This is a predicted structure of an 82-nucleotide RNA (transfer RNA) from Phlebiopsis gigantea 11061_1 CR5-6. Lineage of the source: Eukaryota > Fungi > Basidiomycota > Phlebiopsis > Phlebiopsis gigantea. Its Rfam family is "tRNA". The literature on the family includes a 1997 paper in Nucleic Acids Res by Lowe and Eddy, "tRNAscan-SE: a program for improved detection of transfer RNA genes in genomic sequence". The prediction has a mean pLDDT of 80.
RNA sequence: GGGCACUUGGCACAGUGGUAGCGCGCACGCUUCGCAUACGAGCAUUUGCGUGAGGUCGGGAGUUCAAUCCUCCCAGUGUCCA
Numbered sequence: 001g002g003g004c005a006c007u008u009g010g011c012a013c014a015g016u017g018g019u020a021g022c023g024c025g026c027a028c029g030c031u032u033c034g035c036a037u038a039c040g041a042g043c044a045u046u047u048g049c050g051u052g053a054g055g056u057c058g059g060g061a062g063u064u065c066a067a068u069c070c071u072c073c074c075a076g077u078g079u080c081c082a
Base pairs, nucleotide, nucleotide: 001081002080003079004078005077006076007075010024011023013021018065026052027051028050029049030048034043035042058074059073060072061071062070
């Protein structure tokens, strides 16, 4: 220098024209288990469940009624060739 693949919540990923979701994690609540107490309370946190927060989909331009998705340019990462 050139080819190819990838870039989406904190992390790992899905979604590939009709307006973004799952798992883990985080916050809160309920349940269950444990500690503790004369009783209300309290402490810790295991299991299961629910709710919620968190993304202008790497940046820009174009096509389209509509772009995370298609096209172009740029940036970054990985890989191959020279």